[in-house]
Order: sequence, then C1' cells, then structure tokens
RNA sequence: GGGCCCGUAGCUCAGCGGCAGAGCAGCCGGCUCAUAACCGGCGGGUGGUAGGUUCAACUCCUACCGGGCCCACCA
Repeated sequence: GGGCCCGUAGCUCAGCGGCAGAGCAGCCGGCUCAUAACCGGCGGGUGGUAGGUUCAACUCCUACCGGGCCCACCA
C1' cells in the first nucleotide's frame, strides 16, 4: 500500500428498511432462620463519527475513526 470482517445497554451478542431486544450484571420484591440458588418485576441506548439515498435508516451507499485477520512491498 491492497483486500475482508467487526463497532448496538456496564459485559457478551441478536435484529439487517417500518415503535431498538435477549442473556448476564445492577436495583426492588417474593422464597429462606439467613445467604446462595430459584421465581416475579424495574431501570438502563446520540446504534463509532460525518454526510448521502429514502415518506421512513441500527439496517442501503460514501468518507473518516477504532479493533481484528489475510496479502503485497521496503530496509
């Protein structure tokens, strides 16, 4: 230098044009003599950044930023 993949809740990830979700973690309650486990509930998001397309974008396109992998080049 070229190519590919990823970036969504505190963490791990789903969803791939039409109201943003799950598990774990956290908080509250139940159960228990008590704790854990288990059961019920609650809260938590500028969707990496900026543009573009569209009636409508997490989703499609472009450029950048960050992370990972492969290839090439130089000494």
The RNA shown here (transfer RNA) has 75 nucleotides and comes from a Dehalococcoidia bacterium. It matches the Rfam family "tRNA". From the family's description: Transfer RNA (tRNA) molecules are approximately 80 nucleotides in length. Gene Ontology term of the family: triplet codon-amino acid adaptor activity. Its mean pLDDT, the model's own confidence on a scale to 100, is 81. The RNAcentral record of the sequence draws on ENA. The organism belongs to Dehalococcoidia, within Bacteria.